Overview:
The prediction has a mean pLDDT of 82. A computed fold for an 81-nucleotide RNA from a Sulfurimonadaceae bacterium, annotated as c-di-GMP-I riboswitch aptamer. The sequence was found by an Rfam model in a public genome assembly.
RNA sequence: GUAAAUAAACGCCAAACCCGUUGCGAAGCGGGGACGGAAAGCUUCAGGUCUCUUGCAAAAAGAGAUGGCUGGGUUGCCAGU
Numbered sequence: 001g002u003a004a005a006u007a008a009a010c011g012c013c014a015a016a017c018c019c020g021u022u023g024c025g026a027a028g029c030g031g032g033g034a035c036g037g038a039a040a041g042c043u044u045c046a047g048g049u050c051u052c053u054u055g056c057a058a059a060a061a062g063a064g065a066u067g068g069c070u071g072g073g074u075u076g077c078c079a080g081u
Base pairs, nucleotide, nucleotide: 005081006080012037013036017032018031019030020029021028022027035068041074042073043072045071046070047069048066049065050064051063052062053061054060
């Protein structure tokens, strides 16, 4: 220095729900609130889920949402044994 297991500390983020606000909507943002999280930092590249539009309908296509659904990419804190 690296890897695995495990301990401690400084801090960080903030699900559901409630209030306000923006959006047709999925949802976003602000405040309260903590279920959880070592990438729950960033990124729609692949898949999933969800919304809207086109379509008689289905299939399909288009435009979106979700990074706290999974994988990939990328950056990164502490560190005793």